[in-house]
Context: one part of a larger RNA
C1' cells in the first nucleotide's frame, strides 16, 4: 500500500458556516469526451510460452507460431457517466396561517435571604464541633422590632419537560433579532449533500485596563486532629467570583457514538402543531383516536467479543470529511505559527519493553 477499523480495546475535529474538491432527483432529445466492439500501424532483437529440428542426452543452439495489458489512426454502438438544450416536482428554498419555547441582545422593574449601618427593646453569654479551641462580647454581643445601604442570586412552579449548532439558557415587562415544528399546496424548479484549507462561536479557570465587592472563597494566617498533618473539621481571609472593553481557545467540550439521505416489526409515556369525534364551568378548557415533528422507555428481526444497540441504530446501503495502527519515552524535545503571559496548535527520535 491493499485490507481492517473508530460507544467501552488505538481511533469522530468542542460546535457550526463555508471555498476548492468529491458526490448528486425524474423525463426527453442531441453529442460522442468517457466507455465498449471491430480493424490498421507500431510495440527491435535477445528473453518468455507452445511445438518441431541439430549436437549420443541435457544445458546449449536453431525454425515456426504465440505473447507483448501500451500508444496512435480509422469505422461503429449509445445503456450508464460527463457535456448541451428543453421540461418536471418528490429533494431544497421562498410565501401564507395560527400556535409553542429558561433561544439571543439591550433597557427598565420586582422578590426573599445573607451582610453592614442607624434607632429602640433586652442584659450574659454567643459562635463552632464527634469533642474542643482559635474567634466574638459590659466600648453591650448573640436574640427581638423598625428603617436604610449595597452586592450577588432568582426558592416554590420544575419534569426521563422546553429551547439552542455546540458551549449553554430559568423572577417580571418592553423593544429588537434569529431558528425550528405543524398546516396550506401558492411560488421557484435540483437551486442540493459533504467539506481539505479558511472563518465565526466556544463552560470553568487564567491574563490586560477600568469599575464593583454582600455572600462564597484558591493562596496565606490562626485553632484543632495526628507519630507527623504543608490535608480532611473550625475561625478569619486576598486574588477570584459580578459589570464594561479586549485577549486567551482549552474540558470526562460525553450520547466517550461525525454530517446528510434511503430502507427494515411493534408496544407504551411525554412535548408541540393539525384533523375528527365526544364532552364542557364556553376558556388559549378536557378526554379519546389518527397524522407529522421532537424527546424518553421496553423490545422483534438484525448486529455485536460481550455489555448492550435496536425507525433518535451500534441493523441493511450510499455520499463526503476527520481520525487509528503494541506499551513506555511523550502530547515530551526540536523547529514553526499564534499569544502580554500562562500556554495553545502542529509534533518526532534515540533508547527501552
Nucleotide at each position: 500500500u491493499u485490507g481492517g477499523g473508530u460507544c467501552u480495546a488505538a481511533a469522530g475535529c468542542g460546535u457550526u458556516c463555508g471555498u476548492a474538491g468529491c458526490c448528486g432527483g425524474u423525463u426527453u432529445a442531441g453529442c460522442a469526451a468517457a466507455u465498449c466492439u471491430u480493424u490498421u500501424g507500431u510495440g527491435a532483437a535477445a528473453u518468455u510460452g507452445u511445438u518441431g529440428g541439430g549436437c549420443u542426452u541435457a544445458a546449449c543452439u536453431u525454425g515456426a507460431c504465440a505473447u507483448a495489458u501500451g500508444c496512435a489512426g480509422a469505422a461503429g454502438a449509445c445503456a450508464c457517466u460527463a457535456c448541451u438544450a428543453a421540461a418536471c416536482u418528490u429533494g431544497a428554498a421562498a410565501c401564507c396561517g395560527g400556535g409553542a419555547g429558561g433561544a439571543g441582545u439591550u433597557a427598565g422593574a420586582a422578590g426573599u435571604a445573607u451582610u453592614u449601618c442607624a434607632g429602640g427593646g433586652g442584659g450574659a453569654g454567643c459562635g463552632g464541633u464527634a469533642a474542643a479551641a482559635u474567634g466574638u462580647u459590659a466600648u453591650a454581643a448573640u436574640c427581638c422590632c423598625u428603617g436604610a445601604a449595597g452586592g450577588a442570586c432568582u426558592a416554590c412552579c420544575a419534569a426521563u419537560g422546553g429551547c439552542g449548532a455546540a458551549g449553554g439558557c430559568a423572577u417580571c415587562u418592553a423593544a429588537c433579532u434569529a431558528g425550528a415544528a405543524c398546516g396550506g399546496a401558492u411560488u421557484u424548479g435540483a437551486c442540493g449533500g459533504u467539506g481539505a484549507g479558511g472563518a465565526a462561536c466556544g463552560a470553568a479557570g487564567g491574563c490586560u485596563a477600568g469599575g464593583g465587592g454582600a455572600g462564597c472563597g484558591a493562596a496565606c494566617c490562626g485553632g484543632a486532629u495526628u507519630a507527623g498533618a504543608u490535608a480532611c473539621c473550625c475561625g478569619a481571609g486576598u486574588a477570584g467570583u459580578c459589570c464594561u472593553a479586549g485577549c486567551a481557545g482549552u474540558a470526562a467540550a460525553c450520547g466517550c457514538u461525525g454530517u446528510g439521505a434511503g430502507c427494515u416489526a411493534g408496544g407504551u409515556g411525554u412535548u408541540a402543531c393539525a384533523u375528527a369525534u365526544u364532552u364542557u364551568u364556553c376558556g388559549u378548557g378536557a378526554a379519546u383516536a389518527u397524522g407529522u415533528a421532537g424527546u424518553g422507555u421496553c423490545g422483534a428481526a438484525a448486529g455485536g467479543a460481550a455489555g448492550c444497540u435496536g425507525u433518535u441504530a451500534a441493523g441493511c446501503u450510499c455520499a463526503c470529511c476527520a481520525c487509528c495502527u503494541g506499551g513506555g519515552a511523550a502530547g515530551u524535545a526540536c523547529g514553526g505559527u499564534c499569544g502580554c503571559a500562562a500556554g495553545a496548535c502542529u509534533g518526532a527520535a534515540a533508547c527501552u519493553u
Background:
Small-subunit ribosomal RNA, central domain from a metagenome, 353 nucleotides, folded computationally. Its Rfam family is "Bacterial small subunit ribosomal RNA". Rfam links the family to the GO terms structural constituent of ribosome and ribosome. The prediction has a mean pLDDT of 87.